[in-house]
RNA sequence: CAAACUCAAUUGCCGAAGUCGUGAAAACGACGCGGGGGACCCAAGUUCGAUUCCGUACCGUUCGGAACAGGGGCUAAUCUGAGAAAAAGCUCAGAAGAAGACUUCUUCGCUUCCAGCCCGUCAGCUAACCUCGUAGGCAAACACGAAGAAGGA
Numbered sequence: 001c002a003a004a005c006u007c008a009a010u011u012g013c014c015g016a017a018g019u020c021g022u023g024a025a026a027a028c029g030a031c032g033c034g035g036g037g038g039a040c041c042c043a044a045g046u047u048c049g050a051u052u053c054c055g056u057a058c059c060g061u062u063c064g065g066a067a068c069a070g071g072g073g074c075u076a077a078u079c080u081g082a083g084a085a086a087a088a089g090c091u092c093a094g095a096a097g098a099a100g101a102c103u104u105c106u107u108c109g110c111u112u113c114c115a116g117c118c119c120g121u122c123a124g125c126u127a128a129c130c131u132c133g134u135a136g137g138c139a140a141a142c143a144c145g146a147a148g149a150a151g152g153a
Base pairs, nucleotide, nucleotide: 010140011139012138013137014136018031019030020029021028022027032134033133034132035131036130037129042124049068051067052066053065054064055063070122071119072118073117074116078095079094080093081092082091083090097113098112099111100110102151103150104149105148106147107146108145109144
């Protein structure tokens, strides 16, 4: 001198996941944002667990618990084809969908994403009403590039 790592702050990115108040903190409350359940009407019109294990020395039944075909929910994260496999998962390709730096809309190009989790046999839409969440992760440069319209600083 440079790089790496750690901590704090700033500026920003994905996301609903922010702001304010009380409090020493934990936490609580309000507003904002986001999700689920839930009538008439409309839509739908075939299902009443395929099962397994445990509670129980044995059999049967009932009940309870756990797991999970079916079905459903959050999310952009679904579908189709081929391969291997033959249940799901995995790989490749395509379509649909999603993100990219002042904000919104329209258009073009480029790069990337297309995961994960939950309910537990059950839920269409849905006013009133009921209820839940407000996390986590990431970047260091004029930050992907451009055109048009409107707005803001």
Overview: This is a predicted structure of a 153-nucleotide RNA (c-di-AMP riboswitch aptamer (ydaO/yuaA leader)) from an uncultured Acidobacteriota bacterium. Its mean pLDDT, the model's own confidence on a scale to 100, is 77.